The RNA shown here (Bacterial RNase P class A) has 364 nucleotides and comes from an Anaerolineae bacterium.
RNA sequence: GGAGCUAGCCAGGUGGUCACGGGCCGGUAUAACGGUCCGAGGAAAGUCCGGACUCCACAGGGCACGAUGCCGGGUAACACCCGGGCGGGGUAACUCGCGGAAAGGGCCACAGAAACAGACCGCCAGCAUUGCUGGUAAGGGUGAAAAGGUGGUGUAAGAGACCACCGGCACAUUGGGUAACCGGUGUGGCCAGGUAACCCCCAUCGGGAGCAAAGCCAAGCAGGAAGGCAGGCAAAGCCAGGAUGCGGCCCGUAUCCAUAACUUCCGGGUAGGCUGCUAGAGGGAUUGGGUAACCAAUCCCCAAGAUAGAUGAUCACCACCUUUAUAUAAAGGACAGAAUCCGGCUUAUAGGCUGGCUCCAAUU
Repeated sequence: GGAGCUAGCCAGGUGGUCACGGGCCGGUAUAACGGUCCGAGGAAAGUCCGGACUCCACAGGGCACGAUGCCGGGUAACACCCGGGCGGGGUAACUCGCGGAAAGGGCCACAGAAACAGACCGCCAGCAUUGCUGGUAAGGGUGAAAAGGUGGUGUAAGAGACCACCGGCACAUUGGGUAACCGGUGUGGCCAGGUAACCCCCAUCGGGAGCAAAGCCAAGCAGGAAGGCAGGCAAAGCCAGGAUGCGGCCCGUAUCCAUAACUUCCGGGUAGGCUGCUAGAGGGAUUGGGUAACCAAUCCCCAAGAUAGAUGAUCACCACCUUUAUAUAAAGGACAGAAUCCGGCUUAUAGGCUGGCUCCAAUU
């Protein structure tokens, strides 16, 4: 100097004028009005995951169904984050993936002789010789994948058929590690693949719905019809039965009950106001613990709460970047808008800044 990998930050600033929403003070007990303070994000987006909170019953048991899936730690919790293990990619920094294929089933197109198995070419032997029969799976071909690899013995030619070494697998034993896992030794020719975001098996977890949750106040009305029938005892009551209880079914349980609950049809009233609504698993600094995620302590701070839904316009100066140019200057500057709140993940993004690491080249 160049090419990469990874982590983090900013997303304009200052001053003035007018306008908009909220808090506080004055006015006034309530308007108008005045003063002062605050007023969209790094993703507010997607609604994907986890919760806080609210309600249903005090949310019990089981089946079905769904979710997650290497090990350890963090967290309120998680499919998140940190560290580690194994495997793939990359020269590397790094990055991606993760239960089980010896429980069973399904599938592996095309090509190829054959994809749970077999002979197209080839090699060898024989014969009735331009072919046939038998043997073979070492060489070649097809394919994503074809009876483990190298060397030898052996054979008509071969082949784990046998042998040595290696690889994988099984069993036994043993060392390190919390664990996933990583090794050592011995025995055994055991050597038939892949796929589970295919069915499936295993382990763990799971009640449901959601701020349009839920609660309070005010106002207003008008109900009608049909269905629903089934009892027993010792008559207080119990048993049986029916209905309802916020995904489905069963058991249990709570409540109600035969002019019931409940279901269906017709008709009427209401849509207003307030709370929920922002002080929190909150933010910042310092110190300590920890490889880290993160945890603890001390001190400081309070940063929108709208409801047809608020923050915009304008002037001046300054800052950064890009383009043009006469170096005076001019023009332009992304993705994008809170709606109960929080922790994550994913996606979009003009321009700029910072730290660490890897590789290449040159010079000293």
Rfam family: Bacterial RNase P class A. It is annotated as a ribozyme.